[in-house]
Molecule: transfer RNA
Organism: Actinia tenebrosa
């Protein structure tokens, strides 16, 4: 230089067009315990990497940029 893939809560992930974006761990609160842990319940936490486009509607499709990984040169 060129090609392909990936980017979603603090971490790891599901979601491949349809209106409250999923789950687990973690965090906070409550119950339980003499107390802690475990367990149970509740809650908070997301500009879905950036900008633009397509569409009635985009995390999802297209383009650009940024970051990361792999192969070729």
């Nucleotide at each position: 230089g060129c090609u392909u893939c990936c980017g979603u809560a603090g971490u790891g992930u599901a979601g491949u067009g349809g209106u409250u974006a999923u789950c687990a761990c973690g965090u906070g609160c409550g119950c339980u315990u003499c107390a802690c842990a475990c367990g149970c319940g509740c809650a908070a936490g997301g500009u879905c990497c950036u900008g633009g486009g397509u569409u009635c509607g985009a995390a999802c499709c297209c383009c650009u940029g940024c970051g990361g990984a792999a192969a070729c040169a």